Predicted 3D model of a 574-nucleotide part of an RNA (large-subunit ribosomal RNA, domain I) from a Vampirovibrionales bacterium. RNAcentral holds the full RNA, with entries from ENA. Its mean pLDDT, the model's own confidence on a scale to 100, is 83. NCBI's taxonomy places the organism under Bacteria, Bacillati, Candidatus Melainabacteria, Vampirovibriophyceae, Vampirovibrionales.
Context: one part of a larger RNA
């Protein structure tokens, strides 16, 4: 020196564990904010560094409920001092307080700072020093005032109301890429995706046929799912893109204007008759066309002072269809409460919940804890009960509101009405699965520009026939999408290099001028019983005894403790 072996050091893998994550489901909620939010700064405890809570009333104040013996939050023990059966601490409802910054809003500003006006008020001998309230901007409404400029208008002022800012995804709209694919690349694709902007709601959007369809059959708003179907199509007919009708389900709900006509009250023109027109009320809302007007027919509660009012009767209603609210009941939520049944037996052990014996409960043998594995020890579980206060509700009823009873139906006539710079066409684009194509349909820019019910549109160029429907106004619940946050439950999800970046002082430490980037770090033991006392020593570190403990090679550098690496002893070889 090597090999082997035993025992150690170092080291942290592995095993076991879980306070934390991840995913899914159900319920509930779907907003907060000028009554000052979200998020912060600074304070706040007897002693207080961080976290948590709170805000000069500052780990808290008041009150109403719950609860019932201890309490003064956590790391985190201690010292000091208190509170509490006259019910504390704690849990829930309501309220009070709530510095400064922040939309930040009196003005300014390098956020958490500086500094004013007006009114009220305290105080000083006095300049001065305090306290309270109020004062931003924009929009809308109303009122007052009011230039150039007579009326007026602009402008100004006041009062009242609203907005702003934040927020995870989902939604509608306005803009809108490229890497990529096409094995290159330009049309195309990626993709109307990412991203930017605007706006909204608990959902949004869509929505009651100028729809589909069919060929003489029919359906009957919209939305979503399954299918139709990777079909029909489209496509440098490449890469790719990719329907619809129909069928089956979920959920279902239909309505209101404009116009004709009638009336009211104003305005303008006119000598007047009258005409035009704004507003309001009635009327009316459809495609076997509908409505208006005129005439006729049929039908029908009472009273009265008869365009009306009263009584009675009928119907509907707060998500559209007109609209506001209150009360009562019910129910749910926000604290909680009741809740069965095992042994002083034996045994192993440090410890029994394990083993033995013989019991009990069960609408409860889900789960967790307890010194090992407990239905019967504890918390719970099954099943039930419960709210002073506040809030929710698609529930019920009442008040209330509205409508009808002067309405409805039918027949005939009628040159009254039925959404115009619209439909449509040309050119240029876009959307439709559809790339200009035979290209219908929908939308936009420029130009042209109808008919009007004997009318118009669609049925994938276009025409005819036929069929279906009625554009150029509007509203509309549910079925659908999502989950920042709340509650409960579950998992052939992870188990500390995993699972969130974060199980721990984590968006912390640290890095960066900044935007931003961004860690590492869990485990003694059942219980600190965390090692009194003695010894060595630098009244060090550390160690040796003693003691605790089941165990100290469990000693806080603490469960287990692999390997690399470093030693000590022994054996063999050289």
């Nucleotide at each position: 020196g090597g090999c082997a072996u035993a025992c150690g050091g170092u080291g942290a893998a592995u095993g076991c564990c879980u306070u934390g994550g991840c995913g899914c489901g159900a319920g509930a909620a779907g907003g907060c904010g000028a009554u000052g939010a979200a998020g912060g700064a600074c304070g706040u405890g007897g002693c207080u560094a961080g976290c948590u809570g709170c805000g000069u009333u500052a780990a808290g104040c008041u009150u109403c409920g719950g609860g019932g013996a201890g309490c003064c939050g956590c790391u985190a023990a201690g010292c000091a001092g208190g509170c509490u059966u006259u019910g504390a601490u704690c849990c829930g409802g309501a309220g009070a307080u709530u510095u400064c910054c922040g939309a930040a809003u009196g003005g300014g500003g390098c956020a958490a700072c500086c500094u004013g006006g007006u009114c009220c008020u305290g105080g000083u001998a006095a300049u001065u020093c305090g306290g309270g309230a109020u004062c931003a901007u924009c929009c809308c409404a109303u009122g007052c005032u009011g230039a150039a400029u007579u009326c007026a208008u602009a402008g100004g002022c006041a009062u009242g109301g609203g907005a702003a800012g934040c927020g995870a995804a989902c939604g509608g709209g306005g803009g809108g890429a490229a890497g990529u694919g096409a094995a290159a690349c330009a049309u195309c694709u990626c993709a109307g995706u990412a991203c930017c902007c605007c706006c909204a709601g608990g959902a949004a959007g869509a929505g009651a046929a100028a729809u589909c369809a069919a060929a003489c059959a029919g359906a009957g708003a919209u939305u979503c799912c399954c299918u139709g179907a990777g079909u029909a199509g489209u496509g440098g007919c490449g890469a790719g893109c990719g329907a619809a009708a129909g069928g089956g389900g979920a959920a279902c709900a239909g309505c209101c204007c404009a116009a004709a006509c009638c009336g009211a009250c104003g305005a303008a023109a006119g000598c007047a008759a009258u005409u035009u027109u704004a507003u309001c009320g009635g009327g009316g809302u459809u495609g076997u066309g509908g409505g208006g007007c005129u005439g006729c027919u049929u039908u029908a509660g009472g009273g009265u002072g008869u365009a009306g009012c009263c009584c009675g009767g009928a119907a509907a209603g707060u998500u559209a269809c007109a609209a506001a609210a209150u009360c009562a009941g019910g129910u749910c939520a926000u604290a909680u409460c009741u809740g069965a049944a095992g042994g002083c037996u034996c045994u192993u052990g440090g410890a029994a919940a394990g083993g033995a014996c013989a019991a009990c409960c069960a609408a409860a043998g889900a789960g967790g804890g307890u010194g090992a594995u407990a239905g019967u020890c504890c918390c719970g579980u099954a099943a039930g009960a419960u709210a002073a206060a506040u809030g929710g509700c698609g529930c019920u009823g009442a008040u209330c509101u509205u409508u009808c009873u002067g309405g409805a139906a039918g027949c005939a006539g009628u040159u009254c009405c039925c959404g115009a710079g619209u439909a449509c066409c040309g050119c240029g684009g876009g959307a439709c699965a559809c790339g200009u194509g035979a290209a219908a349909u929908c939308c936009c820019g420029c130009g042209g520009g109808a008919a009007g019910c004997c009318g118009g549109a669609a049925g994938g160029a276009c025409c005819a026939u036929c069929u279906u429907c009625c554009a150029a106004g509007g509203c509309u619940a549910a079925a659908u999408a999502c989950u920042c946050a709340c509650u409960c439950g579950c998992g052939a999800c992870c188990g500390a290099u995993a699972g969130u970046g974060a199980a721990c002082u984590a968006g912390u430490a640290c890095c960066g001028u900044g935007a931003g980037g961004g860690a590492a770090a869990g485990g003694u033991g059942a219980a600190a019983a965390g090692a009194a006392c003695c010894c060595c020593a630098g009244u060090g570190a550390g160690g040796g005894g003693a003691g605790u403990g089941a165990a100290a090679u469990a000693g806080u550098a603490c469960c287990u403790g692999a390997a690399a690496c470093c030693g000590u002893g022994u054996g063999c070889c050289u």